The prediction has a mean pLDDT of 80. Predicted 3D model of a 74-nucleotide RNA (transfer RNA) from a Planctomycetota bacterium. It was read from a public genome assembly. Its Rfam family is "tRNA". Rfam links the family to the GO term triplet codon-amino acid adaptor activity. Taxonomically the source falls in Planctomycetota (Bacteria, Pseudomonadati).

[in-house]
């Protein structure tokens, strides 16, 4: 260089064919338990979906350009 893939919360993953407030898990902060911690069980914060742009009444989701990671060809 050229080709596939992939980017979401501190991490690690869901989100169906585009549809009505964007979710679980861990971790993190609070309160209960306990002499203390751990654990266990309750509640709670925390996202402009990589950036930009486009199509659409509607975009995490579809198309374009870039940048970042992994694979392969050269």
């Nucleotide at each position: 260089g050229c080709g596939c893939c992939c980017g979401u919360a501190g991490c690690u993953c869901a989100u169906c064919u585009g549809g009505a407030u964007a979710g679980g898990g861990c971790a993190c902060c609070g309160a209960u338990u306990u002499c203390c911690u751990a654990a266990a069980c309750c509640g709670g914060g925390g996202g402009u979906a990589g950036c930009a742009g486009g199509u659409u009444c509607g975009a995490g989701u579809c198309c374009u350009g870039c940048c970042a990671a992994g694979c392969g060809c050269a």